A computed fold for a 680-nucleotide part of an RNA from an uncultured archaeon, annotated as large-subunit ribosomal RNA, domain II.
Its Rfam family is "Archaeal large subunit ribosomal RNA".
Context: one part of a larger RNA
C1' cells in the first nucleotide's frame, strides 16, 4: 500500500410534545400473588388568596376596573426531545492510594585484584675540596613525584566521516595511564524519597518526581470519525449578555404541525395629499480657524527717553470694523435619492399572523456604490446592495464571488455573454477612416516633451509675383560724438540723424591689435503657386530599469487577423421555444376494505448545516405457507425489472439445507477514525 472481518445516539428512570390504541368523570395498578384477586398509591374532577377564608368564582381596589380561574382525563405502546447516569465512538499530559525495583547507574560499606617498558632524578647517605667553624662546591649512591613518554586498563575531543543495525557500533587521529586510579565479588540508602566533585545528572533502553496495579470509561468549550436509498423544504456567519472572544444561552434567520384570516398580506411602478429629515453641493448668520489692510488702547513683556514712576513707540499683546481662505465635532438657508400615512391605479405572489415540536447558525468572503483610520496594501472597521458560500452549464488562455444564465429526463430548434484567419464551431463580410510604433490584437502606467502623421478652425502675406533656392547690390556725409595706446557698424558711454537710393541698422552674428574680411536686415533679378504664424482634436513617438531565454493562451497578422464609427450574416449555454415522459403540490371527477385511476394548472421540481416524508436491506421470533441430492446456501458469470436503496430469472461451480406473506425484537447497513486484528 492492497485485501477481508470487526468498527461509532445505546439502555433505564423522570419529564414533555405529537401520531395510534383502550377506557371516560372517571383512567389506572405496585409489592404480593396466580382469582374475574390485592384499592394502598398516582393523576384527572375547582379555583383564587400571604392567609383568615369565600367559592364558578376570587384577589386587590372606595370605585371604575385588574389579575389569575371558570375547557376531559387517565394508562399504554411508537417517535422527536430535555434531564441523571460512561449516554455517538476514540485520543491527553495529568492527580491519589498501594505494592516492586540499586543484577544498569549515584554513593558509601566490606573483602579481594591490576597497572609491559623506557625517561626524568627530590630528600636522605658515602666519599673528594676548601674552611676554625658553621656551612659550601663537586662526584658517586638513592629512588620521590595528583612528574614525563608509552602497551594492558580507563575515557569518549575531532570527522558532525562510516553505520542505525531489536537500539549509542566501527575506523582514524584523540586525552588519562601509581592515582581525588581502575576493577571482581558481596551489602546499605526508595519515590516528594534515595543518591549527586551539581548536569535538575542517574535511579534497570523509563526521570523537572521511576515502574507495576487501582481509583478508571479521569476529564477535555479541543482533533478526528460516525455505515442503506429517495422525496419536500431550506439557513447562518448577525444582536445581547457571560472569567466572554473557536463555547453557550436568548432574539433574528430554516423547518414541521394545529388553528385563525379570508380576501388578506406582500411586493413593483405610478398619481395626488399631507408630511419627517439635516446629509451632498453652497453658504458665513452663530461657534472655531485663517492672511491682509485700518483703527482704537500703553497693556504682560522689549526698545528708546526720563531717573520722581511717568512719557513715547512703523518691535509686540488684546479687541473691534472690513476684505481674504476654510470647517467630522459650524449651520441663516439646503436638495436628489431614499422614508412615513392616508387614498387611488397598475403588476406579482399564495400566502400572513399566533401557538406548539425540532434545528442548525452566532470564525465569514468578494464585487458595485458611500464612509472613518492608513503613504499604501489581496489592510482594517462600518452602510446598502448583489453574487460566492451552498450553484452545475457557457464566456474570460487557466480563474469560489468578472460577463451571460438559475441545472426533473430524452430529443429537436432559436438566442445570451462572447465570438466568426489556424488551432477552434462561426465572415480572410461589407462601407469609410486611421495608425507603421509589431503600436495594437490583454485594461500596466503619469507629469512633462515631440516641423512623427491625419483633421479641423483662425489670422496674415500671394500672379502689382508670397515662401525658399540662387545671383547682384547691401551705398555716402562718417572712422557719428565721447573714451581710449587703438575703438574705423560691431571693449564702453551718449546720440542713432540726413543723403542718393530699386534696397541698405550711426548696424542683428561672426573676425581684426586695430583696419581689413565673411554674413544678415534690407532692395532688385531669377522662377511661378501657394505659403507663413497661431489654436484644438485623432492615432502615434520618448518618457519606459530585475534578476536562466519567453511570451497578444500559441502560430501568427499590416488598405490587418489592429484602432475608430457604421452595417448584415453565422456560431455559440443545462437560458428561451416545441414534442414526450417522471414526480410533487392543490383543485375536480369517478371507483372504493385499504388508495387506485383519469383530468385541470399563468404551479412547482440547483442546493451545504439542518428539519420534515415515504421506502430497501440484514439478522431473528410467532404463525401461515412453499423450494431441495431430478441439486439449498454460498461462489461466478450472462439477461431483464425497478427513479433509487434492490428485486427476479439462465448458465457454470458447489454438495445440504434455504425461502415467501403477516405480525413482532435488533449488539441491523462502512470507505475513511496516523482504526483494531489478521492475511498478501
Nucleotide at each position: 500500500a492492497c485485501c477481508a472481518a470487526g468498527g461509532a445516539g445505546u439502555u433505564u428512570a423522570u419529564u414533555u410534545a405529537a401520531g395510534u390504541g383502550g377506557c371516560a368523570a372517571g383512567a389506572u395498578u405496585a409489592a404480593c400473588a396466580a382469582a374475574u384477586g390485592g384499592u394502598a398509591g398516582u393523576c384527572g374532577a375547582a379555583g383564587c388568596g400571604a392567609a383568615a377564608g369565600c367559592g364558578a368564582g376570587u384577589a386587590u381596589g372606595a370605585a371604575a376596573a385588574u389579575g389569575c380561574g371558570u375547557u376531559a382525563g387517565u394508562c399504554a405502546c411508537u417517535u422527536g426531545g430535555a434531564u441523571a447516569a460512561g449516554a455517538c465512538c476514540u485520543g491527553a499530559a495529568g492527580c491519589c492510594a498501594g505494592a516492586u525495583g540499586a543484577u544498569c547507574u549515584a554513593a558509601u560499606c566490606g573483602u579481594g585484584a591490576g597497572c609491559a617498558a623506557g625517561a626524568u632524578g627530590a630528600a636522605g647517605u658515602u666519599u673528594u675540596c676548601c674552611g676554625a667553624a658553621a656551612g659550601g662546591a663537586g662526584a658517586a649512591u638513592g629512588g620521590a613525584g595528583g612528574u614525563c613518554u608509552g602497551a594492558a586498563c580507563a575515557g569518549g575531543u575531532g570527522u558532525u566521516a562510516u553505520g542505525u543495525g531489536c537500539a549509542u557500533g566501527u575506523a582514524c587521529a584523540c586525552u588519562g595511564a601509581u592515582g581525588a586510579u581502575u576493577u571482581a565479588c558481596g551489602a546499605u540508602u526508595a519515590g516528594g524519597g534515595g543518591u549527586g566533585a551539581a548536569a535538575a545528572g542517574c535511579c534497570a533502553a523509563u526521570c523537572u518526581a521511576a515502574u507495576c496495579u487501582g481509583g478508571c470509561a479521569a476529564u477535555g468549550g479541543c482533533u478526528g470519525g460516525u455505515u442503506c436509498c429517495u422525496g419536500u423544504u431550506g439557513a447562518a456567519a448577525u444582536a445581547u449578555g457571560c472569567c466572554u472572544a473557536c463555547g453557550u444561552a436568548u432574539a433574528g434567520c430554516c423547518u414541521u404541525g394545529u388553528u385563525a384570516u379570508g380576501u388578506g398580506a406582500u411586493u413593483u411602478u405610478c398619481u395626488u395629499a399631507c408630511g419627517a429629515u439635516g446629509u451632498a453641493a453652497a453658504g458665513u448668520a452663530c461657534g472655531g480657524a485663517u492672511a491682509g489692510u485700518u483703527u482704537g488702547u500703553g497693556c504682560a513683556g522689549a526698545g528708546g527717553g526720563u531717573u520722581u514712576u511717568u512719557c513715547c513707540u512703523a518691535c509686540g499683546g488684546c479687541a473691534a470694523c472690513c476684505u481674504u481662505u476654510c470647517c467630522a465635532a459650524c449651520u441663516c438657508a439646503g436638495a436628489a435619492c431614499g422614508u412615513g400615512u392616508a387614498a387611488g391605479a397598475u403588476a406579482u405572489u399564495a400566502a400572513u399572523a399566533a401557538c406548539a415540536g425540532g434545528a442548525a447558525a452566532c470564525a465569514g468572503g468578494g464585487g458595485c456604490a458611500g464612509u472613518g483610520u492608513g503613504u499604501a496594501a489581496g489592510a482594517u472597521a462600518c452602510u446598502g446592495u448583489u453574487c460566492c458560500g451552498a450553484g452545475a452549464c457557457c464566456c474570460g488562455a487557466a480563474c469560489a464571488a468578472g460577463g451571460g444564465a438559475g441545472a426533473c429526463u430524452a430529443u429537436g430548434g432559436u438566442u445570451a455573454a462572447g465570438g466568426u484567419c489556424c488551432u477552434a464551431a462561426a465572415a480572410u463580410u461589407u462601407a469609410u477612416g486611421u495608425u507603421a510604433a509589431g503600436u495594437g490584437u490583454a485594461u500596466c502606467a503619469a507629469a512633462a516633451g515631440g516641423a512623427g502623421u491625419c483633421u479641423c478652425a483662425a489670422a496674415c502675406c500671394u500672379g502689382a509675383g508670397a515662401c525658399a533656392c540662387u545671383a547682384a547690390g547691401g551705398a555716402u556725409g562718417u572712422a557719428g560724438a565721447c573714451a581710449u595706446a587703438g575703438a574705423a557698424g560691431c571693449c564702453g558711454u551718449c546720440a542713432u540723424c540726413a543723403u542718393u537710393u530699386a534696397a541698405a541698422g550711426a548696424a542683428a552674428g561672426c573676425g581684426u591689435a586695430a583696419c581689413a574680411g565673411c554674413u544678415c536686415a534690407c532692395u532688385u533679378a531669377u522662377u511661378g503657386a501657394g505659403g507663413u504664424u497661431u489654436g484644438a482634436g485623432g492615432c502615434c513617438c520618448u518618457a519606459a530599469a530585475a534578476a536562466u531565454g519567453g511570451a497578444c493562451g500559441g502560430g501568427g497578422c499590416u488598405a490587418a487577423a489592429a484602432c475608430a464609427u457604421a452595417a448584415u450574416a453565422c456560431c455559440g449555454a443545462u437560458a428561451c421555444c416545441a414534442u414526450a415522459g417522471g414526480c410533487a403540490u392543490a383543485c375536480u371527477c369517478a371507483u372504493u376494505u385499504u388508495u387506485u385511476g383519469a383530468g385541470u394548472a399563468u404551479u412547482g421540481u440547483g442546493g451545504u448545516a439542518a428539519a420534515c416524508a415515504g421506502g430497501c436491506g440484514u439478522c431473528u421470533u410467532u404463525u401461515c405457507u412453499g423450494c431441495g441430492u431430478a441439486g439449498a446456501a454460498g461462489u461466478u458469470u450472462c439477461u431483464c425489472c425497478g427513479a433509487g436503496a434492490g428485486g427476479a430469472g439462465g448458465g457454470a461451480u458447489g454438495g445440504a439445507g434455504c425461502g415467501g406473506g403477516a405480525a413482532g425484537g435488533a449488539a441491523u447497513g462502512a470507505g475513511a477514525a496516523u482504526c483494531u486484528u489478521g492475511g498478501u